[in-house]
Molecule: Bacterial RNase P class A
Organism: sheep gut metagenome
RNA sequence: ACGGGUGAUCGCGCCGUUUGCGGCGAGGAAAGUCCGGGCUAUACAGGGCAGGGUGCCGGAUAACGUCCGGUGGAGGAAACUCUAAGGAAAGUGCAACAGAAAAGAAACCGCCUCUUCGGAGGUAAGGGUGGAAUGGCAGUGUAAGAGACUACCGCCUUCACGGUAACGCGAAGGGCUGUGUAAACCCCACUCAUAGCAAGACCAGACAGAGAGCGAUACGGCGGCCCGUCGUGCUUUCGGGUAGGUUGCGUUCCGCGGUCGAAAGGCCUCGGAGGAGCUGCGCGGUAACGUGCAGUCAAGAUAGAUGAUCACCUAAGACAGAACCCGGCUUACAGU
Repeated sequence: ACGGGUGAUCGCGCCGUUUGCGGCGAGGAAAGUCCGGGCUAUACAGGGCAGGGUGCCGGAUAACGUCCGGUGGAGGAAACUCUAAGGAAAGUGCAACAGAAAAGAAACCGCCUCUUCGGAGGUAAGGGUGGAAUGGCAGUGUAAGAGACUACCGCCUUCACGGUAACGCGAAGGGCUGUGUAAACCCCACUCAUAGCAAGACCAGACAGAGAGCGAUACGGCGGCCCGUCGUGCUUUCGGGUAGGUUGCGUUCCGCGGUCGAAAGGCCUCGGAGGAGCUGCGCGGUAACGUGCAGUCAAGAUAGAUGAUCACCUAAGACAGAACCCGGCUUACAGU
C1' cells in the first nucleotide's frame, strides 16, 4: 500500500417503473468519542472572578492539541530515529532508601597542624552513599587544601556577523554565584459561552368531554296550554400543536415544469450558481498545501437493509460494520 475478483441462483433496504423489471447499496479503520470545525437551540453591551486547554521558531489550514519544514536536545558507527521543548533569580512544596550532609548547609573515612594522646582545630583535593553532593580539567599556591589565583572548556552578560525566526558562529568582559523537580502547586503569554441530530424545524388528526352561536323551532322530556328550560341536530373554539407523520439526512442552494401526498413534504427531467467531496492532468511551493481545467459526486436505514449458497481464480481467512456531516489523532487487523 492492498485488504478479495468474476459469474449464477435466492433474499433484504431505498429510488424509479410500462409492474416485466431497472439503478444504487459499508470501512481503512465505519471503532474509541480524544481534539478541531460545520449545523442547530439557548444565552450574549462591556468588564471581571473561578475553571479548562495550549506552550522552541516559521509556514500550511475553515480550524486544530493536526500536518509540513527548520532550531535546540537525546540516542546511534552511520543511514536515521525520538522529543509536552515557556519560567526553578516571584513564592510554596517535595527529593523515599542510602549517606556525615539533599540547599545557604554539612566533616563518616581520609589529609594537615596542635596535643595533656582523651581529643581540639583546619580542609570539600581523594574515598564512600546516592538518580543527583555546590562547575570540569591541568597548573600555581598551601601545613594540608580551596576559583584563593591562572590557561582551556563550560556558564552568564555585552557587542559584531549570518539567519524572517528559533538559533548559530566569533570576540570582549564577568566571576564561579544560583542542586534537581513545573505531564507538583504556581507564575507568564495566548486561547476557550453552554448543550448536542433523542440538536432542532414543520404538518397535523380522531373519540370522550367542555364553552359559544344558530334555527318557521322539527322531534322528545317537564306541562292542561303558552312562555321557559333540558336533550337530540348543525356550525365553531378548546381538547392539541397531543397521537401520528414529514424534515434535519447525503453533493448543497436557486429557478421552470411534471408527478405523488390531506398537509408538512418526497421523487424525476432540464437550466444556473456554489462546495472544506473524489479522480486525472497542468502550474506554483523543499513540503504541508494552494490554484486552473476536465470528469464525477454512487448507502441513507429508523429497530434499523447492505446477506447466503455454489463454481472458477493455487488460498479467500483478519480487525470490524454506516446512524447528522467533514478534517485529524489514537487503537485493532489474517494474508500478500